[in-house]
RNA sequence: GGGCCUUUGGUCUAGUUGGUUAUGACACCGCCUUUACACGGCGGAGGUCGCCGGUUCGAAUCCGGCAGGGCCCA
Numbered sequence: 001g002g003g004c005c006u007u008u009g010g011u012c013u014a015g016u017u018g019g020u021u022a023u024g025a026c027a028c029c030g031c032c033u034u035u036a037c038a039c040g041g042c043g044g045a046g047g048u049c050g051c052c053g054g055u056u057c058g059a060a061u062c063c064g065g066c067a068g069g070g071c072c073c074a
Stems, first nucleotide, its partner, number of pairs: 001073007010026003019057001028044005050066005
C1' cells in the first nucleotide's frame, strides 16, 4: 500500500428483506424479605446504535468517506 470482517447503556448481547416505543443478562440505585449478609422478588436510572454526509415518506439496518479494533496478502 491492497483486500476482508467488526463497532448497539459500565460490560456482554438480540434486533427477521428499512416501518413508528432499540432486546435481554450481568453490574449500579431504591424497596420487600433476613437479627444481619448473601440468595430471591418488585421497581428505577443509564443509549445522540463509532463519527460525518447521502438515499428514502421513514435508517441501528442501505450507500460513500473517515476513525478504532481484528485477520490475510504484498